[in-house]
RNA sequence: CAAGUCGACCGGGCGAUCGCGGCGCCGGGUAACCGGGGUCGAGGAAAGUCCGCACUCCAAAGAGCACGGUGCCGGCUAACAGCCGGGCGGGGUGACCCGACGGAAAGUGCCACAGAGAGGCGCAGUGCCCGAUCUUCGGGUCGGGUGAGGGUGAAACGGUGGUGUAAGAGACCACCAGCAGGGGCAGUAAUGCUCCUGGCUAGGCAAACCCCACCGGGAGCAAGGCCAAGCAGAGUGGAAGGGCGCCUUGUGCGCGCUGCGGUGUUGCUCGCACCGCCUGACGCUCGGGUAGGCCGCACGAGAGUACCAGUAAUGGCACUCCCAGAUAGAUGAUCGCCACCCGCAGCGCGGGAACAGAAUGCGGCUUAUAGGUCGGCUUGACGU
RNA sequence: GCCCCCAUCGUCUAGGGGACCAGGACGUAGGCCUUUCAAGCCUAAAACCGGGGUUCGAAUCCCCGUGGGGGCA
Numbered sequence: 001c002a003a004g005u006c007g008a009c010c011g012g013g014c015g016a017u018c019g020c021g022g023c024g025c026c027g028g029g030u031a032a033c034c035g036g037g038g039u040c041g042a043g044g045a046a047a048g049u050c051c052g053c054a055c056u057c058c059a060a061a062g063a064g065c066a067c068g069g070u071g072c073c074g075g076c077u078a079a080c081a082g083c084c085g086g087g088c089g090g091g092g093u094g095a096c097c098c099g100a101c102g103g104a105a106a107g108u109g110c111c112a113c114a115g116a117g118a119g120g121c122g123c124a125g126u127g128c129c130c131g132a133u134c135u136u137c138g139g140g141u142c143g144g145g146u147g148a149g150g151g152u153g154a155a156a157c158g159g160u161g162g163u164g165u166a167a168g169a170g171a172c173c174a175c176c177a178g179c180a181g182g183g184g185c186a187g188u189a190a191u192g193c194u195c196c197u198g199g200c201u202a203g204g205c206a207a208a209c210c211c212c213a214c215c216g217g218g219a220g221c222a223a224g225g226c227c228a229a230g231c232a233g234a235g236u237g238g239a240a241g242g243g244c245g246c247c248u249u250g251u252g253c254g255c256g257c258u259g260c261g262g263u264g265u266u267g268c269u270c271g272c273a274c275c276g277c278c279u280g281a282c283g284c285u286c287g288g289g290u291a292g293g294c295c296g297c298a299c300g301a302g303a304g305u306a307c308c309a310g311u312a313a314u315g316g317c318a319c320u321c322c323c324a325g326a327u328a329g330a331u332g333a334u335c336g337c338c339a340c341c342c343g344c345a346g347c348g349c350g351g352g353a354a355c356a357g358a359a360u361g362c363g364g365c366u367u368a369u370a371g372g373u374c375g376g377c378u379u380g381a382c383g384u
Numbered sequence: 385g386c387c388c389c390c391a392u393c394g395u396c397u398a399g400g401g402g403a404c405c406a407g408g409a410c411g412u413a414g415g416c417c418u419u420u421c422a423a424g425c426c427u428a429a430a431a432c433c434g435g436g437g438u439u440c441g442a443a444u445c446c447c448c449g450u451g452g453g454g455g456c457a
Base pairs, nucleotide, nucleotide: 001380002379003378004377005376006375007374008373009372010371012338013337014336015335016334017333018332020041021040022039023038025036026035027034028033043355047366048365050364051363052362053361054360055220056219057218058217062270063269064268065267067216068215069214070213071212072086073085074084075083076082087101088099089098090097091096102211103210107209108208109205110204111203119157126149127146128145129144130143131142132141133140134139158176159175160174161173162172163171177201179198180197181196182195183194184193185192186191224295225294226293227292233286234285235284236283237282242258243257244256245255246254259277260276261275262274263273264272265271302321303320304319305318307316308315309314340352341351342350343349344348385456386455387454388453389452390451391450394410395409396408397407402440412428413427414426415425416424433449434448435447436446437445
């Protein structure tokens, strides 16, 4: 210098004028309100709603099954499908990147087409060899052996070399790869290295069912609470129809236990809660009313700057700060100067500036994003 | 704002891992028939919302996005 790779960050700045939303202050006014002034006012994704929590209600959220999710190991965290570190596998010359990465010798299922044979002890179509037989001496036919060669396929049941054989074959041998069991060493572990024994080899798919381990109750701020205002009900379906005890002079009412029935517990069973058991519980359908206010809701897993512990994610501690809360939804417009990019009849003019935008809050992931800044590292070329 | 569902020819749909050309109906185009039209018969064109992954193989299974629909005070 060129090419590349990884990480962090910015997402125009300053001023003036006018305007909008929230919250204090001052003056006037009984109040409604009016005037003045102060302060704060979108994002790195506020987005998608894909995960995880907080919070609220259903029972203080319980048990089992079903169902769903996650899936190498360790750590972090309120929690996670997130992050950090490590292992293994794959890609790249390398920096580095990617991985839904438990189990296929628990079981079931699938492996189309092609191919002789596609899951178990499976395959003889071609080829090789042996025997019989025919022969026009080229070979043909039949029986048997053979999984080494060819061929099919995504995949054909270890690889190379040798021994052996009629031809062959883990049939046998050496080395290598890989598997199962056991041991040693290193490591918290995943895992790695190594030794012994065994049989000679055990296919793939679990984002197919399934097994194992762990996690998950449901609904969601239109949750939920309070106040105010307003209204009209009608139709239809409809279960259990008990027992004992207490109280009482007795009946009735009431209370307790048990039984039965209904509803809720957003799949089922149990459990639990409420209601009913001589009156209409509860469900369904139609109809009527409201479309207002306050809280939840802005001090929080909060932000910034140092320091400490840790490889890091992260945690601790000190100081400082208060940082949007609308409700049809504010966060804007104009002008001037500067900065950036592009064009040119060129040193002054003209034009441009992405993706997008709070709605209970927070931690992640994913997706969109013009342009720009800084840093680490790798490879190549050249120079010293 | 929150939650749920769906996407296949122009329209309505079948297919829920397996090759052949994703099948059918209506519609469209051409032909036959008819004097002509309709009906009928024959033939053809026409689609898996986009991207990535798993798998030998994806319309189908998984993930991300796009578009559409519905419910909740």
Predicted 3D model of RNase P RNA and transfer RNA as a complex of 457 nucleotides. Its mean pLDDT, the model's own confidence on a scale to 100, is 78. It holds a member of the Rfam family "Bacterial RNase P class A". By type it is a ribozyme.